[in-house]
Notes: Predicted 3D model of a 473-nucleotide part of an RNA (small-subunit ribosomal RNA, 5' domain). Its mean pLDDT, the model's own confidence on a scale to 100, is 88. Rfam family: Bacterial small subunit ribosomal RNA. The RNAcentral record of the full RNA draws on ENA and SILVA.
Context: one part of a larger RNA
RNA sequence: GAACGAACGCUGGCGGCAGGCUUAACACAUGCAAGUCGAACGAUGUAGCAAUACAUAGUGGCGCACGGGUGAGUAACGCGUGGGAAUAUACCGAGAAGUGGGGAAUAACUCCGGGAAACUGGAGCUAAUACCGCAUACGCCCUACGGGGGAAAGAUUUAUCGCUUUUCGAUUAGCCCGCGUGAGAUUAGGUAGUUGGUGGGGUAAUGGCCUACCAAGCCGACGAUCUCUAGCUGGUCUGAGAGGAUGAUCAGCCACACUGGAACUGAGACACGGUCCAGACUCCUACGGGAGGCAGCAGUGGGGAAUAUUGGACAAUGGGCGAAAGCCUGAUCCAGCCAUGCCGCGUGAGUGAUGAAGGCUCUAGGGUUGUAAAGCUCUUUCGCCGAUGAAGAUAAUGACGGUAGUCGGAGAAGAAGCCCCGGCUAACUUCGUGCCGGCAGCCGCGGUAAUACGAAGGGGGCUAGCGUUGUUC
Numbered sequence: 001g002a003a004c005g006a007a008c009g010c011u012g013g014c015g016g017c018a019g020g021c022u023u024a025a026c027a028c029a030u031g032c033a034a035g036u037c038g039a040a041c042g043a044u045g046u047a048g049c050a051a052u053a054c055a056u057a058g059u060g061g062c063g064c065a066c067g068g069g070u071g072a073g074u075a076a077c078g079c080g081u082g083g084g085a086a087u088a089u090a091c092c093g094a095g096a097a098g099u100g101g102g103g104a105a106u107a108a109c110u111c112c113g114g115g116a117a118a119c120u121g122g123a124g125c126u127a128a129u130a131c132c133g134c135a136u137a138c139g140c141c142c143u144a145c146g147g148g149g150g151a152a153a154g155a156u157u158u159a160u161c162g163c164u165u166u167u168c169g170a171u172u173a174g175c176c177c178g179c180g181u182g183a184g185a186u187u188a189g190g191u192a193g194u195u196g197g198u199g200g201g202g203u204a205a206u207g208g209c210c211u212a213c214c215a216a217g218c219c220g221a222c223g224a225u226c227u228c229u230a231g232c233u234g235g236u237c238u239g240a241g242a243g244g245a246u247g248a249u250c251a252g253c254c255a256c257a258c259u260g261g262a263a264c265u266g267a268g269a270c271a272c273g274g275u276c277c278a279g280a281c282u283c284c285u286a287c288g289g290g291a292g293g294c295a296g297c298a299g300u301g302g303g304g305a306a307u308a309u310u311g312g313a314c315a316a317u318g319g320g321c322g323a324a325a326g327c328c329u330g331a332u333c334c335a336g337c338c339a340u341g342c343c344g345c346g347u348g349a350g351u352g353a354u355g356a357a358g359g360c361u362c363u364a365g366g367g368u369u370g371u372a373a374a375g376c377u378c379u380u381u382c383g384c385c386g387a388u389g390a391a392g393a394u395a396a397u398g399a400c401g402g403u404a405g406u407c408g409g410a411g412a413a414g415a416a417g418c419c420c421c422g423g424c425u426a427a428c429u430u431c432g433u434g435c436c437g438g439c440a441g442c443c444g445c446g447g448u449a450a451u452a453c454g455a456a457g458g459g460g461g462c463u464a465g466c467g468u469u470g471u472u473c
Base pairs, nucleotide, nucleotide: 001473002472003471004470006469007468008467009466010465013345014344015343016342017341018340019338020337021303026301027300028299030298031297032296035062036061037060040059041058043056044055045054046053047052069256070255071254078181079180080179081178082177083176084175087173088172092169093168094167095166096165097164098163099162100134102132103131109124110123111122112121113120114119140149141148142147154161155160156159182228183227184226189219190218191217194216195215196214197213198212199211200210201209231253232252233251234250235246236245237244238243258279259278260277261276262275281292282291283290284289309335311334312333313332317331318329319328320327321326348378349377350376351375358369359368360367361366382414384409385408386407387406388405392400417462418461419460420459421458422443423442424441428457429456430455431454432453438445439444
């Protein structure tokens, strides 16, 4: 000098754009954040005279593995980059073939119970795109090549949407490898599923991934192991560069979801707002037993130098479901708060000497504040008042918002501070104080004339900011 997710002190007019718990991955009251489909199904209710329309608890389907948060863990194929073969892939696109005929249940519902509650037991009834056989299957799977195995679902407005098998694609994901990716040797040896092989198991798939047996290997001063620290990257800051530091916001990847463990369902999870077990904590209880998980958006307590509203809307973009109308969406788009930052604008312009008054200073003449003020002549940005009023949307639909913008009006009117003035370093005098009280980044000032302390006048610098502190280069 530059920079900052900054904080603190003094001060503070407006707008645009951005940013806003860096600390306790501390604990959380309350509300909301994932639903949707009646064109899969039975049933019930409401309105109606009826046709019918609407609503929905339950069964069923799809979604809830996305989106959103956080960085605890992780020094690792975690990430970055470049390759690879032994894989899967719901929805989507293209192609081929099919969609026949049956069955047994079960929730809802009714009845009878248990329980304080959470919830739950028994009996009976019923439907389906829920479940299970049979038939068929070019292609599909297994095969010892003889053969064996395996599917489907219908709905409605009759035009479509579906369903099953299979091939290819697209997308996404899993796996393996080379290289790169912190510190410490005051950590030198580490390792028994350890290293390799064979058989078997397991997986979508390779593999000690697991298991039995066999062999005795494998890693290490080119730093193994251990300890400490840390999410990684695109980037960001600085620097002429090389480099150094860093990883907020935005984007990609990874990991986590009270702590630890486990699997279920599913195309996909070992699943933030799912399940089970254990633990800590909080709450309810009729003491028998139950309920909960904000590192989602707001918000509360706490910690801290320090970080915002318990706001509006689905109008746009995008997502889920649905044939659609539509519903849901704290994603998102907006608004609110904060000079936290960057950028822009304003706080007036011209004229005005008798150099007014006042202040300060003085050698008492004067000098300076100073064209500064007053006065005169103007202007009206921003703000204020009134009117009008968008684009963003495409036929309709606008939260933002009566916003931006435009027009008119009044009136210099509502709008300047902070730090410094010994040298470095731009800027000097007077008074007070008297090694006191104080200043200070370094050198150093102050013990009776202090340009260095305090005040005043004057001056210098930056300016809605200015200074200090912290950190990085």